Predicted 3D model of a 97-nucleotide RNA (Bacterial small signal recognition particle RNA) from Crocosphaera sp. Alani8. The coordinates come from a structure-prediction model, not an experiment, and the mean pLDDT is 78. It matches the Rfam family "Bacterial small signal recognition particle RNA". By type it is a non-coding RNA gene. The sequence is in RNAcentral, with records from ENA.
RNA sequence: GACUCGGACUUAUGCAAUGACAACCCCCAAACCUUGUCAGGACUGGAAAGCAGCAGCAAUAAGGAAUGCUUGUGAUCGGCGUAAACUCCGAGUCCUU
Numbered sequence: 001g002a003c004u005c006g007g008a009c010u011u012a013u014g015c016a017a018u019g020a021c022a023a024c025c026c027c028c029a030a031a032c033c034u035u036g037u038c039a040g041g042a043c044u045g046g047a048a049a050g051c052a053g054c055a056g057c058a059a060u061a062a063g064g065a066a067u068g069c070u071u072g073u074g075a076u077c078g079g080c081g082u083a084a085a086c087u088c089c090g091a092g093u094c095c096u097u
Base pairs, nucleotide, nucleotide: 001094002093003092004091005090006089007088008087010084011083012082013081014080015079017076018075020073021072022071023070024068027064028063034059035058036057037056043050044049
């Protein structure tokens, strides 16, 4: 000096852990400006009936609460596996001085 092997470092990738956000499940949630059904009452009509529609009830919306290890997103003090080049460390072999 060259080659080989192992390790470290860098990058990429995969797994898993951690917590953040969002979605989903469930629950709550609208005097009126959401829907449906609309008691009572009102209006039209000779009548039958019709029209609009408050309260109530129900379903939902904006929104809100808890839960889950269900899904997604990006991340990390970090862990493990794989691949690649440079650099560093160690060992071995060969050549030269």
About this RNA:
A source record names the gene ffs.